[in-house]
RNA sequence: CUAUUCUGAGGCGAUGGAGCUCGCCGAAAGUGCCGGUUUUCGGCUAAUGGCUCCUCAUAAGCC
Numbered sequence: 001c002u003a004u005u006c007u008g009a010g011g012c013g014a015u016g017g018a019g020c021u022c023g024c025c026g027a028a029a030g031u032g033c034c035g036g037u038u039u040u041c042g043g044c045u046a047a048u049g050g051c052u053c054c055u056c057a058u059a060a061g062c063c
Stems, first nucleotide, its partner, number of pairs: 010025004016054006032044005
């Protein structure tokens, strides 16, 4: 480097995809926060659980 055989490959973590990592779940894990006149109204942060990259949207600057 090639070939063959055997074994392994789960889901979830408030808006998308991938890699790594952490935690949780076994039909569960999960479905954000604040205030008020509280079964409704108003306001706020965020594409991550965390890190990195990409994508979408928005804003600014330059050509």
Molecule: Fluoride riboswitch aptamer (crcB RNA motif)
Organism: Vulcanimicrobiota bacterium